Molecule: SAM riboswitch aptamer (S box leader)
Organism: Planococcus maitriensis
RNA sequence: UUCUUAUCCAGAGAAGUGGAGGGACUGGCCCUUUGAAGCUUCGGCAGCGGAACAGAUUGGAAUUCCAAUUUGAAACUGUGCCAAAUCCAGCAGAUGCGUGAGCAUUUGAGAGAUGAGAA
Repeated sequence: UUCUUAUCCAGAGAAGUGGAGGGACUGGCCCUUUGAAGCUUCGGCAGCGGAACAGAUUGGAAUUCCAAUUUGAAACUGUGCCAAAUCCAGCAGAUGCGUGAGCAUUUGAGAGAUGAGAA
């Protein structure tokens, strides 16, 4: 980098440095000199994988053991994350409203992000 798969309306920021951008892209709308991005330090969250603990169910073994599934608590480890739903929309359909441009609700897809697996 590509492919597969799961999740995405929950959660969690201070200090130092820096000095104008940031929220993936486009439009909108926001954040930002009452200090953006980046970097450093410390802290936090608990999504995914791993390990360990406790409970439940099932199966096996045979004497309290092993395996699978599942739930809980926790935050040890690998990652990830810490404004706003992935900030909202983008493409297609359905329903309602509107003379109409269009608006609202909703379903699916696409794009994106993160984890796990594979090439």